[in-house]
Parts: sequence; structure tokens; C1' cells
RNA sequence: GGCUUCAACAUCCCCGUUGAUUGGGCGUUCCCAGGAACGCAGUGAACCAACUGGAGCC
Repeated sequence: GGCUUCAACAUCCCCGUUGAUUGGGCGUUCCCAGGAACGCAGUGAACCAACUGGAGCC
């Protein structure tokens, strides 16, 4: 320098941080009733990128 893998720390367990995409939830408005726009949030869903910390390999 490169690659792989993990999340100890946590007010049961799970959950490292930030950002994005897809899907889901809740609220408001419009409405041709099919849908659309805006907002909210531990959305216990997936997936990608960068970073933090640990371990392994080249």
C1' cells in the first nucleotide's frame, strides 16, 4: 500500500457513524378515485460508497 472479515463501546436483546438508491410506515393537501406532491420518523428491510474502531491475509 492492497484485500477480506467483524461491531467491543449501546438504559433487555439487536443497532459503529454519515450520505445515497429501491421498497415499506405515518400525517397533510390535490384528485379524473387511478394516482400525485410535500413533510415526519430506532423503517428491527435490502443494497452501494466513504469514514471510525478491532481481527486476519498478501